[in-house]
RNA sequence: CAAGUAAACCGGGUGACCGCCCCGAUGUAAAUCGGGGAGGAAAGUCCGAGCUCCGCCGGGCAGGAUGCUGGGUAACUCCCAGGAGGGGUGACCCUACGGAAAGUGCCACAGAAACAUACCGCCCCGAUUUAUCGGGGUAAGGGUGAAAUGGCGAGGUAAGAGCUCACCGGCGACCGGGUGACCGGUCGGCCGUGCAAACCCCAUCCGGAGUAAGACCGAAUAGAGGGACUUAGGGACGCCCGGCCUGUUCCCUGGGUUGGUCGCUCGACCCCGAUGGUAACAUCGGGGCUAGAUAGAUGGUCGCCGUCCCGAUGAGCGUAAGCGAAUCGGGACACAGAACUCGGCUUACAGGUUUACUUGGCUC
RNA sequence: GUGAGCGUGGCCAAGUGGUUAAGGCGCCAGGUUGUGGCCCUGGAGAUCGAGGGUUCAAAUCCCUCCGUUCACCCCA
Numbered sequence: 001c002a003a004g005u006a007a008a009c010c011g012g013g014u015g016a017c018c019g020c021c022c023c024g025a026u027g028u029a030a031a032u033c034g035g036g037g038a039g040g041a042a043a044g045u046c047c048g049a050g051c052u053c054c055g056c057c058g059g060g061c062a063g064g065a066u067g068c069u070g071g072g073u074a075a076c077u078c079c080c081a082g083g084a085g086g087g088g089u090g091a092c093c094c095u096a097c098g099g100a101a102a103g104u105g106c107c108a109c110a111g112a113a114a115c116a117u118a119c120c121g122c123c124c125c126g127a128u129u130u131a132u133c134g135g136g137g138u139a140a141g142g143g144u145g146a147a148a149u150g151g152c153g154a155g156g157u158a159a160g161a162g163c164u165c166a167c168c169g170g171c172g173a174c175c176g177g178g179u180g181a182c183c184g185g186u187c188g189g190c191c192g193u194g195c196a197a198a199c200c201c202c203a204u205c206c207g208g209a210g211u212a213a214g215a216c217c218g219a220a221u222a223g224a225g226g227g228a229c230u231u232a233g234g235g236a237c238g239c240c241c242g243g244c245c246u247g248u249u250c251c252c253u254g255g256g257u258u259g260g261u262c263g264c265u266c267g268a269c270c271c272c273g274a275u276g277g278u279a280a281c282a283u284c285g286g287g288g289c290u291a292g293a294u295a296g297a298u299g300g301u302c303g304c305c306g307u308c309c310c311g312a313u314g315a316g317c318g319u320a321a322g323c324g325a326a327u328c329g330g331g332a333c334a335c336a337g338a339a340c341u342c343g344g345c346u347u348a349c350a351g352g353u354u355u356a357c358u359u360g361g362c363u364c
Numbered sequence: 365g366u367g368a369g370c371g372u373g374g375c376c377a378a379g380u381g382g383u384u385a386a387g388g389c390g391c392c393a394g395g396u397u398g399u400g401g402c403c404c405u406g407g408a409g410a411u412c413g414a415g416g417g418u419u420c421a422a423a424u425c426c427c428u429c430c431g432u433u434c435a436c437c438c439c440a
Stems, first nucleotide, its partner, number of pairs: 001360010012305007020037007039335001043346002046344005051210004056243006063206005068082005083097001084095004098201002103199002105195002119142002121138007150168002153165003169191002171188007214262004224253005233246003254439003269288008306333008316323002365436007374389003382420001391407005413429005
């Protein structure tokens, strides 16, 4: 210098004028003054919680979620560290990563056969018209397929075969290390495959609804009609059983309103430091207060600066291709926008900054 | 805002792991008719909303996005 990897961060600034929402003070009021006013994702609503309500409790079934190990956390499908597998020259990255030897099921077409099988071929025996036929052995070779009886070499054999042996892979047992996933070693020929994002098995966890929850005040209307069921109905996802409670039950139609206050913003909050821990994180100390609307505020216009893109001219460098300072003109300003609140995840994002590291080239 | 559902030719829609994705309406061509319709015959027309994954194989199973529809208050 070029190409890249990982992490963190910024994501327009400023001035004038005109506006919007909230809070406080003054004021009878109108209004005036002062203060505050979007994000890293406020988004998608995919997970987990706080909070609130449903009058309950117990048992069983069904259903759902998660899925290597150990930690963190209020909790999680999140985070950290590690293991195994895969990718990259490397920094580093990715993984829905329990079980197919519990059982069931599927593997279309092709192929002899997809799970118990011999089509061709090879070998042996018998018959024999010398062309073949019958019986048996063989998964080494051919062919089909996504997948074909652990791989490969040697020995061996009638031909073959873990039949025997070396190496590699898997499985099992034992020993050693590790909290553990797992790793290393020795022994045993024990050895056909895929699918569990098919049913399922194993382990762990799970009541539901959601701030339009819900509480209070006020207004209006009709408890008006129909249905269900007293051996019942209802008890906030489904089914069954038992106990308890309820009679002001449940469902549909219909009618009314389009108001206010609270919930609502101080919270597992933010910043800095110390200590412990590899880290996620925890504890302690100090400091800070940081939107709260209800058709929904956080904006608009103009100027200057900044950044980027395009065009023109083009100092200079270079043999050339080409690179390109400075100037002028034009255009653009990423994704997006709170609505109960947090912790995460996922997705979108013009352009830019910083730190650490890797690979390659050149120079000293 | 919160929750629930849907997406397959122009329209309606079947299909829920296995050859080239049914069917109806509509469209096009031919026949019939003096002409048109009805009718008969044939044909075209599908990134299965988009992207990724699992699988030998995906409209179908899983994940992430996009679009679209519905419910919510009071009497009670």
This is a predicted complex of two RNAs, RNase P RNA and transfer RNA, with 440 nucleotides together. Rfam match: Bacterial RNase P class A. Rfam links the family to the GO terms tRNA processing, dimeric ribonuclease P complex and ribonuclease P activity.